A computed fold for a 79-nucleotide RNA from a Deltaproteobacteria bacterium, annotated as c-di-GMP-I riboswitch aptamer. The model forms 95% of the base pairs in the Rfam consensus. Taxonomically the source falls in Myxococcia (Bacteria, Pseudomonadati, Myxococcota).

[in-house]
RNA sequence: UUGUGAAAAAGGCAAACCGCCCGAAAGGGUGGGACGCAAAGCCUCCGGUCCGCAAAAGACGGGUAGCGGGGCUGCCCAA
Repeated sequence: UUGUGAAAAAGGCAAACCGCCCGAAAGGGUGGGACGCAAAGCCUCCGGUCCGCAAAAGACGGGUAGCGGGGCUGCCCAA
C1' cells in the first nucleotide's frame, strides 16, 4: 500500500426487549441484555427514510452514521 477478510488470536461494539432519565415527536442518554458487526469508530457533505411544519409542492427545522454513498481515523490477519 492492497484486500469479495476464509481460518485464528487478543480485545472492541451491541439489535430486539426491560428499568430509569431527556424530547412535542421521530428519537436519544444510561444500566441490564445480545440479534448481529471488520469500521456497528467519528463526521449529516449527497441520496434515501422517519418526525415536525405546510392546503400542497417542498423551502425549512430535527432524527437515523446498525439504510446506502462519500470524507477522516483505526485493531488483527493475509499478500